[in-house]
Context: one part of a larger RNA
RNA sequence: GAGUAACGAUAAAACAGGUGAGAAACCUGUUCGCCGAAAAUCCAAGGGUUCCUGAGGAAGGUUAAUCCUCUCAGGGUAAGUCGACCCCUAAGGCGAGGCCGAAAGGCGUAGCUGAUGGGAAGCGGGUUAAUAUUCCCGUACCACUUGAAUCGCGUUAUUAGCGAUGGGGUAACGUAGAAGGGUAAUUUAUCCGGGUGUUGGAUGUCCCGGUUCAAGCAUGUAGGAGGGUGAUUUUGGUAAAUCCGGAUCACCAUUAACUCUGAGGUGUGAUGAGGAGCUUCUCCUUCGGGACAAGCGAACUAGAUGAUCCCAUGCUACCGAGAAAAACCUCUAGUGAGCUAUUCAGGUGAUCGUACCCUAAACCGACACGGGUGGAUGAGUAGAGAAUACUAAGGCGCUU
Numbered sequence: 001g002a003g004u005a006a007c008g009a010u011a012a013a014a015c016a017g018g019u020g021a022g023a024a025a026c027c028u029g030u031u032c033g034c035c036g037a038a039a040a041u042c043c044a045a046g047g048g049u050u051c052c053u054g055a056g057g058a059a060g061g062u063u064a065a066u067c068c069u070c071u072c073a074g075g076g077u078a079a080g081u082c083g084a085c086c087c088c089u090a091a092g093g094c095g096a097g098g099c100c101g102a103a104a105g106g107c108g109u110a111g112c113u114g115a116u117g118g119g120a121a122g123c124g125g126g127u128u129a130a131u132a133u134u135c136c137c138g139u140a141c142c143a144c145u146u147g148a149a150u151c152g153c154g155u156u157a158u159u160a161g162c163g164a165u166g167g168g169g170u171a172a173c174g175u176a177g178a179a180g181g182g183u184a185a186u187u188u189a190u191c192c193g194g195g196u197g198u199u200g201g202a203u204g205u206c207c208c209g210g211u212u213c214a215a216g217c218a219u220g221u222a223g224g225a226g227g228g229u230g231a232u233u234u235u236g237g238u239a240a241a242u243c244c245g246g247a248u249c250a251c252c253a254u255u256a257a258c259u260c261u262g263a264g265g266u267g268u269g270a271u272g273a274g275g276a277g278c279u280u281c282u283c284c285u286u287c288g289g290g291a292c293a294a295g296c297g298a299a300c301u302a303g304a305u306g307a308u309c310c311c312a313u314g315c316u317a318c319c320g321a322g323a324a325a326a327a328c329c330u331c332u333a334g335u336g337a338g339c340u341a342u343u344c345a346g347g348u349g350a351u352c353g354u355a356c357c358c359u360a361a362a363c364c365g366a367c368a369c370g371g372g373u374g375g376a377u378g379a380g381u382a383g384a385g386a387a388u389a390c391u392a393a394g395g396c397g398c399u400u
Stems, first nucleotide, its partner, number of pairs: 013031006032397004040377004046357002050355001051075006060068002080141002082353003086119003092113003098107003122139005142349009152339002161335002166331004174318004180311003185305005191210005196204001212273002216268004223261004227252008236244002274300001277296004282291003319322001363372002379391004
């Protein structure tokens, strides 16, 4: 220079009360303004206690601070079913033998490893200052396992049962498009509860609020796919096979039957839960009311619109022809004297994560930085629309 520029989006504040030594910024209330395919809500990654409660006022906070994501202390994360671990494999990595190479080492078969993919099973309500598909209530399901009862089969080294590290099936998949059936959701009416006025009118075709419920179990629908059953035979599937594949024949059938699949609806779940509101106790109060707890608790229906969600890994079309393995089913090889199935009664289900932020003041950007950050939900009026404008729920007014 200079007590100058600046104090980080021009979304915006005002008043009253409280607390306090002290209040433009903290708390409460009433208005006002802003976002609303977001500036709301829930996750993944990442962070790691930032979460909640009490206390504090040095430093951090671009100002003050009684406040904080700051400091101190205490508390908080509860799982057979959510995710991981686990079983399985892809790209990639490692790599017994092997090949190559002066050495170090390189490549690579079997195999191992490796999710961003495949694989058993849970929903609704309630509850905490802070966790909840984890606790509690109600109601389920899965895997393995023990015992009993019943039906049935077997005990001829076998034709009961179990069953591969082997064979086969399945798992198992592209892109685009169209139509249909539903549901979520929204909206209107109905019904239920409340209100009806200190302004010209307002008992009315008026105003306000609510009108909600899952998994599971039973039923097997709209729809989708495949013709089905049986017998004989055997170049193939590295051995075998009753399985798969091939061949032949018979019967049934052709808009069918049979089998598989399949949303939703209905019933149950639910004599339950929730529910606007009402009552009572206690506390606070600006006397308007508010907070906590307990108890009681109405209606709980119909129509319309209608998804980017489900049926659907479906259907149709096209060419660039669109993972693998395990689980599962089946076949034998094998094993084998008791065993399958159903019902009932039990048992076991370990370990790790779970707080909180997550388009952000908590992650990546040296900062409480106008940048960046994958997925899910995503209401109303107008609109083709997730555009845009104004709003709901909810959240903010961006720390001078």
The part of an RNA shown here (large-subunit ribosomal RNA, domain III) has 400 nucleotides and comes from a Nitrospinaceae bacterium. Rfam family: Bacterial large subunit ribosomal RNA.